This is a predicted structure of a 421-nucleotide RNA (Bacterial RNase P class A) from Frigidibacter sp. SD6-1. The model forms 96% of the base pairs in the Rfam consensus.
RNA sequence: GCGGAGGGCCGGGCGAUCGCGGUCCCGGACCUGGUCCGGGGACGAGGAAAGUCCGGACUCCCUGAAGCAACGGUGCCGGGUAACGCCCGGCGGGGGCAACCCCAGGGAAAGCGCCACAGAGAAGAGACCGCCCCUGACCCCGGUCAGGGGUAAGGGUGAAACGGUGGGGUAAGAGCCCACCGCGGGACUGGCAACAGGACCGGCAAGGCAAGCCCCACCGGGAGCAAUGCCGAAUAGGGGUCUCGCGCGGGGCCUGGUCCCGGAUCACGGUCCGGGAUACCGCCGCAGGGCAGCUUCGGCCCGAGAGACCCGGGUUGGCAGCUUGAUCCCGCCGGUAACGGCGGGGCGAGAGGAAUGAUCGCCCAGCCCCGGAUCAUGGGUCCGGGGUGGACAGAAUCCGGCUUACAGGCCCUCCGCGCAU
Numbered sequence: 001g002c003g004g005a006g007g008g009c010c011g012g013g014c015g016a017u018c019g020c021g022g023u024c025c026c027g028g029a030c031c032u033g034g035u036c037c038g039g040g041g042a043c044g045a046g047g048a049a050a051g052u053c054c055g056g057a058c059u060c061c062c063u064g065a066a067g068c069a070a071c072g073g074u075g076c077c078g079g080g081u082a083a084c085g086c087c088c089g090g091c092g093g094g095g096g097c098a099a100c101c102c103c104a105g106g107g108a109a110a111g112c113g114c115c116a117c118a119g120a121g122a123a124g125a126g127a128c129c130g131c132c133c134c135u136g137a138c139c140c141c142g143g144u145c146a147g148g149g150g151u152a153a154g155g156g157u158g159a160a161a162c163g164g165u166g167g168g169g170u171a172a173g174a175g176c177c178c179a180c181c182g183c184g185g186g187a188c189u190g191g192c193a194a195c196a197g198g199a200c201c202g203g204c205a206a207g208g209c210a211a212g213c214c215c216c217a218c219c220g221g222g223a224g225c226a227a228u229g230c231c232g233a234a235u236a237g238g239g240g241u242c243u244c245g246c247g248c249g250g251g252g253c254c255u256g257g258u259c260c261c262g263g264a265u266c267a268c269g270g271u272c273c274g275g276g277a278u279a280c281c282g283c284c285g286c287a288g289g290g291c292a293g294c295u296u297c298g299g300c301c302c303g304a305g306a307g308a309c310c311c312g313g314g315u316u317g318g319c320a321g322c323u324u325g326a327u328c329c330c331g332c333c334g335g336u337a338a339c340g341g342c343g344g345g346g347c348g349a350g351a352g353g354a355a356u357g358a359u360c361g362c363c364c365a366g367c368c369c370c371g372g373a374u375c376a377u378g379g380g381u382c383c384g385g386g387g388u389g390g391a392c393a394g395a396a397u398c399c400g401g402c403u404u405a406c407a408g409g410c411c412c413u414c415c416g417c418g419c420a421u
Stems, first nucleotide, its partner, number of pairs: 001417010012363007020044002023041008046392001050403002053401005058224004063298006071220005076090005091105001092103004106215002111213002113209003128155002130151009163181006183202003188197003228320004238311007247286004254282001256281002258277008288302004327346008364390001366388010
């Protein structure tokens, strides 16, 4: 100097004028925490606010616990975290000269299924061309054809062909035998582990796909701030259909209803006090029914109700939820790191149909053109002038992630190549 890889940051700046949002302070008016007017201060969209893909906090619902089932998710090991399908560090595999990047990374000897076309044959398969032996025929010694037997080392097909290379052996061949590699096995060593490794043994025999079904391990209730809570207002405590169920007993005082008797009072409607009865109702208990995917334990409702569906009506107002949080910054300590601990400091929108905009001027990044200077001179750097011009994109309960979009610019680290000193 060129090319590449990983990480971090910014993403227009300044000034003036006018205009927005809530909050705080001051002054004033009406009237009493309420409304209105004026002035002032600090603050006012994002790294993705986006996608709604994960995980939660919070709120409500369900019947609380345990087990099972269905459905869904994750998938090497260890760590981090509130948690995760995320992050960090390792292991294994793949790509790359490398820095680095990628992996839906458990099981194919539990079972089922798929591998088009080509090819002889695609999982216990296979003989198209070929090679060798025997017999027969022909024949110009070599050779050609037919039948039988052996073979899968050579060639071909294919994405992939039932181990690879070399040697021996054989009629020709083959793990038939041997060496090395590969594969399988248990013991030993290192490591928390995934896993790695020298020596030993075995037989040379066990393709791919599980982001096909499946098996295994672990995890998981449902909705969502339009959740939910309070106030106010209004209506029709509306109508219809279906399913299941609709029994038994107790006690009379439980200062009950109801009934009877006596007394007091009276406005003659009734009220109060005392005693009694119990057929019925309230009350109590049991059987039984219901609440959920199933079972057990427990709980709740009913004990005459429980559940499902359809039609119709009212309210569509106000307040809260609403921003102090698994939060941010600085320093120190621990850890390879993600991250954690301690100390100090900060509070940087909370709208409610939804606010931050408009105008002007200057400066600036980048790009193009012109001129000049300089150097290692097809180019680089600096200065001056002119023109142009700044990406993706807007909070709505809030966090932790992932994914996608992004003009331009800056910084750090690493790898490769070339040159000079």

Its Rfam family is "Bacterial RNase P class A". Its family is annotated with ribonuclease P activity, dimeric ribonuclease P complex and tRNA processing in the Gene Ontology. Rfam describes the family as follows. Ribonuclease P (RNase P) is a ubiquitous endoribonuclease, found in archaea, bacteria and eukarya as well as chloroplasts and mitochondria.
The prediction has a mean pLDDT of 75.